The prediction has a mean pLDDT of 76. Predicted 3D model of a 75-nucleotide RNA (Glycine riboswitch aptamer) from a soil metagenome.
RNA sequence: ACGCGGGAGAGACCGUCUCAGACGGCGCCGAAGGGGCAACUCACCCCGGAACCUCUCAGGCACAAGGGACCGCGU
Numbered sequence: 001a002c003g004c005g006g007g008a009g010a011g012a013c014c015g016u017c018u019c020a021g022a023c024g025g026c027g028c029c030g031a032a033g034g035g036g037c038a039a040c041u042c043a044c045c046c047c048g049g050a051a052c053c054u055c056u057c058a059g060g061c062a063c064a065a066g067g068g069a070c071c072g073c074g075u
Base pairs, nucleotide, nucleotide: 001075002074003073004072005071006070011026013025014024015023016022017021027061028060029059033057034055035054036053040049041048
């Protein structure tokens, strides 16, 4: 890197429409991505790397679908 399996959180909110759904408003979530600090890493320092912490830009918020950090197995 690839394949398989597991994989959370948050409004069945209000309004409008052409009512499968879409849009707007407010409220909310953090585990794609992105930003920030710097715990940590390195014998020490500098440089570098850097979180599940933090922000919520993006993304997401009934079921389903999709996505999904991370974990396990195999090549």
Its Rfam family is "Glycine riboswitch aptamer". About the family: This family represents the bacterial glycine riboswitch. The RNAcentral record of the sequence draws on MGnify.